[in-house]
Context: one part of a larger RNA
Molecule: large-subunit ribosomal RNA, domain IV
Organism: sediment metagenome
RNA sequence: CCCACUUUAAGGAACUCGGCAAUCUAACCCCGUAACUUCGGGAUAAGGGGGACCCGUCUUUUGGUGGGUGGCACGAAAAUGGCUCGAGUGACUGUUUAUCAAAAACACAGGUCUCUGCUAAAGCGAAAGCUGAAGUAUAGGGGCCGAUACCUGCCCAGCGCCGGAAGGUUAAGGGGAGAUGUUUUAAAAGCAUUGAACCGAAGCCCCGGUGAGCGGCGGCCGUAACUAUAACGGUCCUAAGGUAGCGAAGUCCCUUGUCGGGUAAGUUCCGACCUGCACGAAUGGUGUAACAACUUGAGCGCUGUCUCAAAGUGGGACUCG
Numbered sequence: 001c002c003c004a005c006u007u008u009a010a011g012g013a014a015c016u017c018g019g020c021a022a023u024c025u026a027a028c029c030c031c032g033u034a035a036c037u038u039c040g041g042g043a044u045a046a047g048g049g050g051g052a053c054c055c056g057u058c059u060u061u062u063g064g065u066g067g068g069u070g071g072c073a074c075g076a077a078a079a080u081g082g083c084u085c086g087a088g089u090g091a092c093u094g095u096u097u098a099u100c101a102a103a104a105a106c107a108c109a110g111g112u113c114u115c116u117g118c119u120a121a122a123g124c125g126a127a128a129g130c131u132g133a134a135g136u137a138u139a140g141g142g143g144c145c146g147a148u149a150c151c152u153g154c155c156c157a158g159c160g161c162c163g164g165a166a167g168g169u170u171a172a173g174g175g176g177a178g179a180u181g182u183u184u185u186a187a188a189a190g191c192a193u194u195g196a197a198c199c200g201a202a203g204c205c206c207c208g209g210u211g212a213g214c215g216g217c218g219g220c221c222g223u224a225a226c227u228a229u230a231a232c233g234g235u236c237c238u239a240a241g242g243u244a245g246c247g248a249a250g251u252c253c254c255u256u257g258u259c260g261g262g263u264a265a266g267u268u269c270c271g272a273c274c275u276g277c278a279c280g281a282a283u284g285g286u287g288u289a290a291c292a293a294c295u296u297g298a299g300c301g302c303u304g305u306c307u308c309a310a311a312g313u314g315g316g317a318c319u320c321g
Base pairs, nucleotide, nucleotide: 001316002315003314004313005312006311007310008309010307011306014305019302028050029049030048031047036041038147052069053068054067055066056065057064058063082300083299084298085297086296087295088294089292090291094106095105110145111144112143113142114141115140116139122131123130124129149286150285151284153217154216155215158214159213160210161209162208163207164206167205168204169203173199174198178194179193180192181191182190218236219235220234221233222232245279246276257273258272259271260270261269
């Protein structure tokens, strides 16, 4: 010096990206227990107290109270939570990158759309056949969202899907006007080759529907008796111009925005504002009790994390062998 461990004056997070690590707490019994809440919870909330033996004293008893003593060894059994407050995300218990990620990711109950009438749809398989299912629309397949509560606005122009069938286009095929060749002295007929009009399915064009289908949801100028702002007006464009709610957000570039709170001092945090570079409604929006080895901020307690180190125990390192 390294590893594992023990103790420490005064201070007590001043350490550090960050209380990382290590303390503190702890079983049992008694008292007591808030906001909030889906009335189940929250809750072991929080916060207090107790114990063995002897003597005195008080008391009807249980027991109260004062003083003193012991707490050593062995064995057995049991236990071995720090707590509180604010915010984000995900409802929850679960699942996951065997071997750098356990999470806010996946799943979930639940919601909704869509396909499927049974030899079902869908899937595997050249096929036979099998799964679906020894099921039958309260069933089965697929997509998206993700408990619950309150809700889920406008646009069908583009792309997709569904429906329609009047018209246009149109393949094979049908059709056969006409033309050419052959034959013949010439023609006709025959046999060949070529071939116009016309008929001709789906699809596409066309006509409608459809957003919990893919997706999208504006600009400029002016205006009120201080100023500022603009309920109001004008104009251009669009399929329609972002509704409710939320908002410097896990989304805000400028930005450490501005104001307030907390600190002596706060790029983080909380509450507001709205100027949303570039929120927004099942690629869901906004809340929410409970839950979380999640993320983030604050406090109490506690401590060698630190001020600032020290001593000790065991094992290495080092020397000899």